Predicted 3D model of a 269-nucleotide RNA (Bacterial large signal recognition particle RNA) from a Solirubrobacteraceae bacterium.
It matches the Rfam family "Bacterial large signal recognition particle RNA". The family's RNA type in Rfam is non-coding RNA gene.
Of the family's consensus pairs, 90% are formed in the model.
The organism belongs to Solirubrobacteraceae, within Bacteria.
The gene name in the source record is ffs.

RNA sequence: CCGUGCUAGGCGGGGUGCUAGCGGUGCCCUGUACCCGCAAUCCGCUCUAGCGGGGCUGAAUCCCCUCCCCAGGGGCCCAGGCCCCGAGGUCAGCGCCCCGUCACGAGGUGUUGAUGGCCCGGUCCCGUGGCGGUGAAGGCCCGUGAACCAGGUCAGGUCCGGAAGGAAGCAGCCUUAAGCGGUCACCCUCAGGCGCCGCGGGAGCGCCGGAUCGGAGCCUUAAGACGGUGGCAGCGCCUCGGGAACCGGCCUCGAAGGAGGGUGCACGG
Numbered sequence: 001c002c003g004u005g006c007u008a009g010g011c012g013g014g015g016u017g018c019u020a021g022c023g024g025u026g027c028c029c030u031g032u033a034c035c036c037g038c039a040a041u042c043c044g045c046u047c048u049a050g051c052g053g054g055g056c057u058g059a060a061u062c063c064c065c066u067c068c069c070c071a072g073g074g075g076c077c078c079a080g081g082c083c084c085c086g087a088g089g090u091c092a093g094c095g096c097c098c099c100g101u102c103a104c105g106a107g108g109u110g111u112u113g114a115u116g117g118c119c120c121g122g123u124c125c126c127g128u129g130g131c132g133g134u135g136a137a138g139g140c141c142c143g144u145g146a147a148c149c150a151g152g153u154c155a156g157g158u159c160c161g162g163a164a165g166g167a168a169g170c171a172g173c174c175u176u177a178a179g180c181g182g183u184c185a186c187c188c189u190c191a192g193g194c195g196c197c198g199c200g201g202g203a204g205c206g207c208c209g210g211a212u213c214g215g216a217g218c219c220u221u222a223a224g225a226c227g228g229u230g231g232c233a234g235c236g237c238c239u240c241g242g243g244a245a246c247c248g249g250c251c252u253c254g255a256a257g258g259a260g261g262g263u264g265c266a267c268g269g
Base pairs, nucleotide, nucleotide: 001269002268003267004266005265006264009057010056011055012030013029014028015027016026020046021045022044023043024042034054035053036052037051038050063262064261065260066259067258068257072253073252074251075250076249077248080247081246083243084242085241086240087239088238089237090236093235094234095232096231097230098228099227100226101225102224105221106220107219108218109217116213117212119210120209121208122207123206124202125201126200127199128198129197130196131195132194134191135190136189138187139186141182142181143180144179150175151174152173153172158167159166160165
């Protein structure tokens, strides 16, 4: 060095989750890799390890170690970008509203008299009067209403009397007082953020009505341009505070891939 037969090893790995810890079932990544049974209110183990049974390969492309690279996962940080929430400021930007001017329309009203001036009255306030209405209480009216202590009549019974007769008087019946209830047409009294009318005084020129002067305007509205040390914090912007999946930063594990190194026994030639 070659051949034959074996053995250790291998026949997927990793992250996460669970766990005192490890491996597996679960989820995810990688990408193709023997079969059967077990497993989440889990399964098998106890220190390198899934357990049990069967099969294949086997000393290197294949097994073991290190490095590079990186799919992917996990943890932490920040508030620079993007975003969310709250408070404050800003009307220099956007938006909305207001005012003025201009230009162009539409409708209505006006010589049966517009805007305006002047006068009178009302509307407003104070005082006061009348009428009405409303409400309350009372009267009138109706009903009820007294064991005895109200009235009338008083059966029976009682009392006086020799008798004629007389007296008080319960029940019953009739009536009535206080009281209670009703009616509220009528009468009287009182009250008011009630209505109408009147009188006196005041305030005021906003509105309404009328008279008068005078003689042509007045009102509403669509859309536009310009201007306003006009308004509004809705948007935007600025400041402050809070949050934060993603971009960002740090740490950690790391599949696949690439490179380098390492690892037997027996016999024969």
Its mean pLDDT, the model's own confidence on a scale to 100, is 77.